A computed fold for a 360-nucleotide part of an RNA from an uncultured bacterium, annotated as small-subunit ribosomal RNA, central domain. Model confidence (mean pLDDT): 83 of 100. Its Rfam family is "Bacterial small subunit ribosomal RNA". The full RNA is in RNAcentral, with records from ENA and SILVA.
Context: one part of a larger RNA
RNA sequence: CUGGGCGUAAAGCGUCUGUAGGUGGUCUGAUAAGUCUUUCUGUGAAACUUCGGGGCUCAACCCCGAAUAGCAGGGGGAAGAAUAGCAGGGGGAACUAUCAGACUCGAGUGUGGGAGGGGGAAGCAGAACGGUAAGAGUAGGGGUGCAAUCCGUUGAUACUUACCAGAAUACCAAAAGCGAAGGCAGCUUCCUGGAACACUACUGACACUGAGAGACGAAAGCGUGGGGAGCAAGAGGGAUUAGAUACCCCUGUAGUCCACGCCCUAAACGAUGGAUGCUAAGUGUUGGACUUCGGUUCAGUGCUUCAAGCUAACGCAUUAAGCAUCCCGCCUGAGGAGUACGGUCGCAAGAUUAAAACUC
Numbered sequence: 001c002u003g004g005g006c007g008u009a010a011a012g013c014g015u016c017u018g019u020a021g022g023u024g025g026u027c028u029g030a031u032a033a034g035u036c037u038u039u040c041u042g043u044g045a046a047a048c049u050u051c052g053g054g055g056c057u058c059a060a061c062c063c064c065g066a067a068u069a070g071c072a073g074g075g076g077g078a079a080g081a082a083u084a085g086c087a088g089g090g091g092g093a094a095c096u097a098u099c100a101g102a103c104u105c106g107a108g109u110g111u112g113g114g115a116g117g118g119g120g121a122a123g124c125a126g127a128a129c130g131g132u133a134a135g136a137g138u139a140g141g142g143g144u145g146c147a148a149u150c151c152g153u154u155g156a157u158a159c160u161u162a163c164c165a166g167a168a169u170a171c172c173a174a175a176a177g178c179g180a181a182g183g184c185a186g187c188u189u190c191c192u193g194g195a196a197c198a199c200u201a202c203u204g205a206c207a208c209u210g211a212g213a214g215a216c217g218a219a220a221g222c223g224u225g226g227g228g229a230g231c232a233a234g235a236g237g238g239a240u241u242a243g244a245u246a247c248c249c250c251u252g253u254a255g256u257c258c259a260c261g262c263c264c265u266a267a268a269c270g271a272u273g274g275a276u277g278c279u280a281a282g283u284g285u286u287g288g289a290c291u292u293c294g295g296u297u298c299a300g301u302g303c304u305u306c307a308a309g310c311u312a313a314c315g316c317a318u319u320a321a322g323c324a325u326c327c328c329g330c331c332u333g334a335g336g337a338g339u340a341c342g343g344u345c346g347c348a349a350g351a352u353u354a355a356a357a358c359u360c
Base pairs, nucleotide, nucleotide: 003332004331005330006329007314008313012328014216015215016214017213021209022208023207025103026102027101028100029099030098031097033096034095036091037090039089040088041087042086043085049067050066051065052064053063054062055061106206107203108202109201110199111198112197118192119191120190121189122188123187124186125169130164131163132162133161134160135159140151141150177184178183221262222261223260224259225258226257230256231255235251236250237249238248273327274326275325276324277323278322281304282303283302284301285300286299287298288297289296290295309316310315333360334359335358342353343352344351345350
């Protein structure tokens, strides 16, 4: 390399858009590039092997000549071969391709009424925590397994009122919904993306995948400027303990929040790439359409004994890990190592690409 694989053994890029490329629905005609042909011509080396002969004292070795090609029979009599492949000509038109024409089931457009924490911006609301001020009130409060550090007679905690500030939105809430993924939840308004269903009006294969490339991408982290209630890495203190650089407690800084710009990684998980078709049922649920109101059907989302089938087993099973086709990515013993070196990117942290010696 081929082969075999990728839920859990090594292996699906975090996700999407899309370039090249690969692949591609139905019918008709033409062409003949690929494919096909028991058609013709050419080519199809030598060494090697076998047989005969020769040269190194022999042999190995070397040299010369000849022989063998699906099976059977006949002729000829040492001259020839033969298959595949390749090149050229002939034939053929099923498939692929190209060109021309047509179609509607794939794909898209339109129209219609609905669903949704999809995205962006602005405004508003209530509960709670914290703070400030006032009232009223007195000796404790807080915390723990027990305590202590800590707060409090300069009046705390508990209670009431007013104001301020930041962050998050109880109940509804769900196996529920939306989004490509990350993710998305108080309410209102504005802007805006997508999907499903119904009608079957329009276009007429416009499709699928996608090396490179581009965009998005939790948390943490970084830069500049704001903000800072609560929480809280690092840090300080109190405990515990043999010790305690921890678990528990009291404080508390970055950060968490906002704007703009970076970073680009996760057990980024369904540890399961995308698309299309096919293959038993039962039972929930979300949205649409229809309904004789029993239900039916389309799209999503769950579960169950699991039908067939698959799997090493666990399990999967119309949301496949089943049966098939197409395209991409990836794997090839463990450690060394997702490391070194080099390249690219980054302000940095680092990310990405990615070995070898050596050991077993």